[in-house]
RNA sequence: GCCCCUGUAACUCAAUGAAGAGUAUCCGGUUCUUACCCGGCAGGUUGAAGGUUCAAGUCCUUCCGGGGGCA
Repeated sequence: GCCCCUGUAACUCAAUGAAGAGUAUCCGGUUCUUACCCGGCAGGUUGAAGGUUCAAGUCCUUCCGGGGGCA
């Protein structure tokens, strides 16, 4: 230099073009208390900037971070 994969909640991961789950935190229940267990809330600029679209994590372009291959 070229090519491929990857980036989503604090963490690990889903998502046919209309963003969810588990764990953790917090609140409540249970318990003499704690833990376990049960229920609930909250938590997202989907790496950045544009484009297409009624609507983009998803499709298109450029860039950034991480990993790999070739030279």
A computed fold for a 71-nucleotide RNA from a Kofleriaceae bacterium, annotated as transfer RNA.
Model confidence (mean pLDDT): 81 of 100.
It matches the Rfam family "tRNA". The family's RNA type in Rfam is transfer RNA.
The source organism's lineage runs through Bacteria, Pseudomonadati, Polyangia, Haliangiales and Kofleriaceae.